Context: one part of a larger RNA
């Protein structure tokens, strides 16, 4: 910028990529075969290995913004009962979230047209011949069927939907006055299981965040008082007290005001 008005939205698929792997066991069957030893195809089922996407219920890892125990040492006058530093001072767990050691899926089946190969009719050539005309059967390969992307596919598609003034001049193109700023869309702000920045997607007066207030979840019995104990300490109140990113609810607080692009019905 292009796609012959502009804009939302759902779309067709020309085309391009990805995937195609593969044992093992049971059955059929100790059957066909075969003196015997051995031992099938064709069919049906069931599990695995490598890949590979895709997810966090389970299992583990991570988890320096959770909660707990602990050592030194400085603080906050003591005390208690907190904060700071020491590699997150060290240890023991862990929410979200991202992960693999975890889970779920996948290759498949089917169709087309076919190589080698096998064949059926069949003359040249009264036989014979799968060929010469004609017709089958035929491989993880080819073209489809599965997944993703895809109309700058300039060949530029398709469908609903929306939105858009008057007067003069002119044969039209177009020019001129006034007037209007359309659907829509951006900047700016809240934000995000989008994301270096952009984009993208939720939202700007409504649950976008943030606080609050309920749940979970993790920790693992808090402070403070009280008892028993000379003390360290233990016990009661009480599954206590604290809980990050988690589900929810509610407009306190923040998305205020606001400005810009875009026009008049389309060579």
């Nucleotide at each position: 910028c292009g796609g012959a008005g502009g804009a939302a939205a759902u779309u067709u698929g020309a085309g391009u990529g990805g995937g195609g792997c593969u044992g093992u066991c049971c059955u059929u069957a100790g059957u066909a075969c075969g003196a015997g030893a051995g031992g099938a195809c064709c069919g049906g089922g069931a599990u695995g290995g490598a890949c590979g996407c895709a997810c966090c219920u389970c299992u583990a890892g991570u988890g320096u913004a959770c909660g707990a125990g602990u050592u030194g040492u400085c603080g906050u006058g003591c005390c208690a009962a907190c904060g700071g530093c020491a590699g997150c001072g060290c240890u023991c767990g862990g929410u979200a979230g991202c992960u693999a050691c975890g889970u779920g899926c996948g290759g498949a089946a089917g169709g087309g047209a076919g190589a080698a190969a096998c064949g059926c009719u069949g003359a040249a050539u009264g036989c014979a011949u799968c060929u010469a005309a004609g017709c089958g059967u035929g491989a993880a390969a080819c073209c489809c069927u599965c997944c993703a992307c895809a109309a700058g596919a300039u060949g530029a598609g398709a469908u609903u939907u929306c939105c858009c003034a008057g007067g003069c001049c002119g044969u039209a193109a177009g020019g001129c006055c006034u007037c209007c700023a359309a659907a829509g869309g951006c900047u700016c702000c809240u934000g995000g299981a989008a994301g270096a920045u952009u984009a993208c997607c939720a939202g700007g007066u409504g649950a976008u965040a943030g606080g609050u207030c309920g749940g979970g979840u993790g920790u693992g019995g808090a402070a403070g008082c009280a008892c028993a104990g000379c003390g360290a300490u233990g016990u009661g109140u009480g599954a206590a007290g604290c809980u990050a990113a988690c589900c929810g609810a509610u407009a306190c607080u923040a998305a205020u005001c606001a400005g810009c692009c875009g026009u008049g019905a389309g060579g």

Large-subunit ribosomal RNA, domain VI from a metagenome, 267 nucleotides, folded computationally. The coordinates come from a structure-prediction model, not an experiment, and the mean pLDDT is 87.